[in-house]
RNA sequence: AUGAACGGAGCGGGAGAGCAUCAGAAGUUGCGCCGAAGGAGCAACCCCUGGGUUCUGGCCGGAUCGAGGGAGAAUCUCUCAGGCAAACGGACCGCUUCCGGACGG
Repeated sequence: AUGAACGGAGCGGGAGAGCAUCAGAAGUUGCGCCGAAGGAGCAACCCCUGGGUUCUGGCCGGAUCGAGGGAGAAUCUCUCAGGCAAACGGACCGCUUCCGGACGG
C1' cells in the first nucleotide's frame, strides 16, 4: 500500500392467511387458514457392503439389474414453532469510505 468468499451491523424494498364471542385490539373459547424467522424430511449423483444375469474353456476383468447402509438441495414438502388489523417480525434482493474474516506478501 492492497485486501476475497463468508458472517455481522446500518439504510431501503419485502408476500401469504379470519371468522364468531366482548364496542375494538389484546385475552378466552370454538371452528378455519398461511409459509418467507427458526426447525424437520427427501431426489439424482457419489461412496461402502454383499448378490443376480450375461460376455469367456477357466480366473481376472467388462457390461447390466436390483437390495441394504452412508453422505446428500431448495423458494419443494411438513406445519413443531411462528403467523392470519396496525406495529414488530419477515426468507430473499439492493446499497454501505462500517465491524469481523485478517493477516499474508
Overview: This is a predicted structure of a 105-nucleotide RNA (Glycine riboswitch aptamer) from Clostridiales bacterium UBA8153. The model forms 85% of the base pairs in the Rfam consensus.